[in-house]
């Protein structure tokens, strides 16, 4: 330099074209306790890595670009 995979909440991730985008951890509250830890319960937190196309409709297909990462030289 080829050629192939990945990018989704703080972390780990499900989602294969119909919608309000979920889970588990972790965080805050608040019940439980002397208190803390367990345990219950409940909220907050995501422009789905960026830019464009295709679509009545895109995380989801298609380009491109930025990052990682395996190969192969």
């Nucleotide at each position: 330099g080829g050629u192939c995979c990945c990018u989704u909440a703080g972390u780990u991730u499900a989602g294969u074209g119909a919608a309000u985008a979920g889970a588990a951890c972790g965080u805050c509250a608040g019940a439980u306790u002397c208190c803390g830890g367990u345990u219950c319960u409940g909220a907050a937190g995501g422009u789905c890595a960026c830019u464009g196309g295709u679509u009545u409709g895109a995380g989801u297909c298609c380009a491109g670009u930025a990052g990682g990462g395996a190969u192969c030289a």
About this RNA: RNAcentral holds the sequence, with entries from ENA. Predicted 3D model of a 73-nucleotide RNA (transfer RNA) from a Porphyromonadaceae bacterium. Rfam family: tRNA. The family's RNA type in Rfam is transfer RNA.